The prediction has a mean pLDDT of 84. Transfer RNA from a Candidatus Aenigmatarchaeota archaeon, 74 nucleotides, folded computationally. Rfam family: tRNA. Rfam classes the family as a transfer RNA. NCBI's taxonomy places the organism under Archaea, Nanobdellati, Candidatus Aenigmatarchaeota.
RNA sequence: GGGCGGGUAGCUUAGCCUGGUAGAGCGCCACGCUGAUAACGUGGAGGCCGGGAGUUCGAAUCUCUCCUCGCCCA
Numbered sequence: 001g002g003g004c005g006g007g008u009a010g011c012u013u014a015g016c017c018u019g020g021u022a023g024a025g026c027g028c029c030a031c032g033c034u035g036a037u038a039a040c041g042u043g044g045a046g047g048c049c050g051g052g053a054g055u056u057c058g059a060a061u062c063u064c065u066c067c068u069c070g071c072c073c074a
Stems, first nucleotide, its partner, number of pairs: 001073007010026004020057001028044005050066005
């Protein structure tokens, strides 16, 4: 220098192809249960989706660009 894949909640990630209210597990908080803890049950908080721009009535999703991580080629 070229190619491919990834970046979404504290962590691990789904959703992207086919635009239409952002989900799950673990963790966290409260309550229940217990002599108490754990486990279990119920409820809750928490992400405007790596940054910017564009297209669109509408963008995590499409387009351009930049940043970053990993792999391959040279």